RNAcentral holds the full RNA, with entries from ENA and SILVA. Predicted 3D model of a 479-nucleotide part of an RNA (small-subunit ribosomal RNA, 3' major domain) from an uncultured marine bacterium. Its Rfam family is "Bacterial small subunit ribosomal RNA". The coordinates come from a structure-prediction model, not an experiment, and the mean pLDDT is 86.

Context: one part of a larger RNA
């Protein structure tokens, strides 16, 4: 100087408290440990591994296993020789591949015999290729984390023999090393804030595919007409403690209240992550040093495995019901996606779906129904008209192919479960809770993930205590 303390002081954070809803019990989904296995590929490991890499494991993916094959190799550059791309068919085989067959061929020169040559193919030889093999404790890059915490430093000066201190401490204040005042310091940098994006109000420009106040018209903004309104998307205005009152050891920074205002003291949300810490994570995205393999640790293929199952844990979904279940009727979104795509009306099917193809490269058409809600009917507290696991049968769709191992539909079956021990998690407002909708990946497959809107709470006295953190100070046998 730091670090640490079951030392002290001050101060923060859904840290506790106050509340609301969960997890821990059940069934299932998913990840992991373990066990099993020929293989169940590998990585991730307290917070910060465990719906994580995986934003899609039937084949492929695939890195694993078994078996069948290849050895200049699936891929790159170079040399010599032969053929010239390519396509069809036959036999063997699980395929890879092996053996054969038929058709056919670019450019330049040409004496029409041919010569040279490109892409590409075959043969040979070697230089080499190849490795998701090892080392993240050799590395780059990228990332997590403390933490959006308010800190981390430098120049010059001054003090100290020196390590170092000062500045950065102190008095106030702030979300903030934010600002003010004071001060042997005066300044500065990286951080904070602001500049960026979305959202909340208004003005303006523009008016189709959007909109409809008045006029006409229609089943319908459907059409004429119009661009006022909504909306769309470009530009601008607006908020700055600017104004008023109070308060402030100080006339300071600021704090409290008020006016005006769509919005008020950072308006709400996002992007943005200082010096550094964890030899944190990743050699399996990629790159890369070293080491190792070289008829194999490389390469091709078929099948299997990653989907196993006495168990244990994490994360979720669905429930245990009446604020509910079910049936009928009836409203109101936003954000997205769509061309070997989205697919309407209509017809068939109980249904998944099939037929059909209008329209749409989309403010035009389609996916599309929003659901909870509201209005009625039934159920009457029961393992039930709750709950839907499991299983049987029959089907649909995608795909070369759903046995291992897809999703969905119908009928039947109807399990556990009556609110969950110790313990433990999230959330302070358009939040929690609850209800649907869309997207990426993707042939197919979503309870996961990433977004969108609808309905819409309760509580916060307070900082003693638990956890994490900031500043000052004190002790220390640690640095």
């Nucleotide at each position: 100087u730091g670090a640490c303390g079951g030392g002290g002081g001050c101060c923060c954070g859904c840290a506790c408290a106050a509340g609301c809803g969960g997890u821990g019990g059940a069934g299932c989904a998913u990840g992991u440990g373990g066990u099993u296995u020929a293989a169940u590929u590998c990585g991730a490991a307290g917070c910060a591994a465990c719906g994580c890499g995986a934003a899609g494991a039937a084949c492929c993916u695939u890195a694993c296993c078994u078996g069948g094959c290849c050895u200049u190799g699936a891929c790159a550059u170079c040399u010599g020789g032969g053929g010239g791309a390519c396509a069809u068919c036959u036999g063997g085989g699980a395929a890879a591949c092996c053996a054969g067959u038929u058709g056919g061929u670019g450019g330049a020169c040409u004496u029409c015999g041919g010569u040279c040559u490109a892409a590409c193919c075959c043969c040979a030889a070697g230089a080499c290729a190849g490795g998701u093999g090892c080392u993240g404790c050799a590395u780059g890059g990228c990332u997590g984390u403390c933490g959006u915490c308010a800190g981390c430093u430098c120049g010059u000066g001054u003090c100290g023999u020196g390590a170092g201190a000062u500045g950065u401490u102190g008095g106030g204040u702030u979300a903030a090393g934010u600002c003010c005042c004071g001060c042997a310091a005066c300044g500065a940098g990286c951080g904070c804030a602001a500049c960026c994006c979305c959202u909340a109000u208004c003005c303006u420009u523009a008016g189709u595919u959007g909109c409809c106040a008045g006029c006409a018209u229609u089943a319908a903004g459907u059409u004429g007409g119009g661009c006022a309104c909504u909306c769309u998307a470009g530009g601008g205005a607006g908020a700055c403690u600017g104004c008023c009152g109070g308060u402030g050891g100080a006339u300071a920074a600021g704090c409290c209240g008020g006016a005006g205002g769509a919005a008020g003291g950072u308006g709400g949300g996002g992007a943005c992550g200082a010096c550094g810490u964890c030899a944190a994570g990743u050699c399996c995205u990629c790159a890369u040093g070293g080491c190792c393999c070289u008829u194999a640790u490389g390469g091709c293929c078929a099948g299997g495995g990653c989907u196993a199952c006495a168990c244990a844990c994490g994360u979720g979904c669905u429930a245990c019901a009446a604020u509910g279940g079910u049936c009928g009727g009836u409203a109101c979104a936003a954000a997205g996606g769509g061309c070997u795509g989205c697919g309407a009306a209509c017809c068939c099917g109980c249904g998944a779906g099939g037929g059909g193809g209008a329209g749409c490269c989309a403010a035009u058409c389609c996916c599309a129904a929003a659901a909870a809600g509201c209005c009625g009917g039934c159920c009457c507290c029961a393992g039930u008209u709750c709950g839907g696991a499991u299983u049987g049968c029959a089907g649909u769709c995608u795909g070369c192919a759903a046995c291992u191992c897809g999703a969905c539909u119908g009928c039947a079956u109807g399990a556990a479960g009556u609110u969950g021990g110790a313990a433990u998690c999230g959330c302070u407002a358009g939040u929690a809770a609850u209800c649907c909708c869309g997207g990426a990946u993707c042939a197919g497959c979503a309870u996961g993930c990433c977004g969108g809107g609808g309905u819409g709470a309760a509580u916060a006295c307070g900082u003693u205590c638990c956890c994490g953190g900031g500043c000052c100070u004190u002790g220390u046998a640690c640095u």